[in-house]
A computed fold for a 74-nucleotide RNA from a Candidatus Woesearchaeota archaeon, annotated as transfer RNA. It matches the Rfam family "tRNA". By type it is a transfer RNA. Gene Ontology term of the family: triplet codon-amino acid adaptor activity. The coordinates come from a structure-prediction model, not an experiment, and the mean pLDDT is 81.
């Protein structure tokens, strides 16, 4: 340097036929229950989808460039 995957909550992902409020799992916080913990249920918060452009009536999703991890390859 070319190529090819990947970036989604704090952590592990899931959504990629473009379609209405983005969601699980673990964590955290509350509350029921207990003599306390723990487990168990029940409720809550937490993201502007890695950024910037672009296409489209509409983008996590499709296009291009930049940042970042990874793998190949000389």
């Nucleotide at each position: 340097g070319c190529g090819c995957c990947c970036g989604u909550a704090g952590c592990u992902c899931a959504g990629u036929u473009g379609g209405a409020u983005a969601g699980a799992g673990c964590g955290g916080c509350g509350g029921u229950u207990u003599c306390c913990u723990a487990a168990a249920c029940c409720g809550c918060a937490g993201g502007c989808c890695a950024g910037u452009g672009g296409u489209u009536c509409g983008a996590a999703u499709c296009c291009a460039c930049u940042c970042g991890g990874g793998c190949g390859u000389a």